RNA sequence: CUUAUUGAGAGAGGCGGAGGGACUGGCCCUUUGAUGCCCGGCAACCUGAUAGACAAGGUGCUAAAUCCAGCAGAGUCUAUGCUCUGAGAGAUAAG
Repeated sequence: CUUAUUGAGAGAGGCGGAGGGACUGGCCCUUUGAUGCCCGGCAACCUGAUAGACAAGGUGCUAAAUCCAGCAGAGUCUAUGCUCUGAGAGAUAAG
C1' cells in the first nucleotide's frame, strides 16, 4: 500500500503495584487493585490438499458498539440538539 472484518464471544485465578480506555474533546474504568506478565478462556483470519468439521500450529482478542463524537450529506426541530447514511482515523488478519 491492497483486500476483508470491526453492535457477537471470553476468569470473583496467580504475580505485581499506578495508571488506563490509539490521538483530541467528552464520558468512563481503576487500591473493592489499573497497565503489564503468567495461567485460563473466546473466536476462527491464515496453515493443516479441496468442501465440511475440528481447534493441532501461526496470529488476534478477553469493561462499555472501535465507549461516544471528531469530516461530509440528508431528515427533523425556532434553536442548542436529535436521528440516519457515507467517508476519514484506528485495530486485526492475509497478501